[in-house]
Molecule: transfer RNA
Organism: Clostridiales bacterium
RNA sequence: GCCGGCGUGGCGGAAUGGCAGACGCACCAGACUCAAAAUCUGGCGAUGGCAACAUCGUAUGGGUUCAAGUCCCAUCGCCGGCA
Numbered sequence: 001g002c003c004g005g006c007g008u009g010g011c012g013g014a015a016u017g018g019c020a021g022a023c024g025c026a027c028c029a030g031a032c033u034c035a036a037a038a039u040c041u042g043g044c045g046a047u048g049g050c051a052a053c054a055u056c057g058u059a060u061g062g063g064u065u066c067a068a069g070u071c072c073c074a075u076c077g078c079c080g081g082c083a
Base pairs, nucleotide, nucleotide: 001082002081003080004079005078006077007076010025011024012023018066027043028042029041030040031039045056046055047054048053059075060074061073062072063071
């Protein structure tokens, strides 16, 4: 230099173009306990807000579409192959 694959909450990791984040781990709160562990229940992306709620969010920037994590283009990073 060329070709291919991958990039998703704190971590692992799902999701047929149709509610963005299943499920697990971690974490937080409660129950239980003398106290803890284990177990059970609930919560758990970001920003603003007392709250209700609003807006944004799948590496970054564009495009297609009524609708994009998913399809297309470019860029960045990582992995593999060829030279």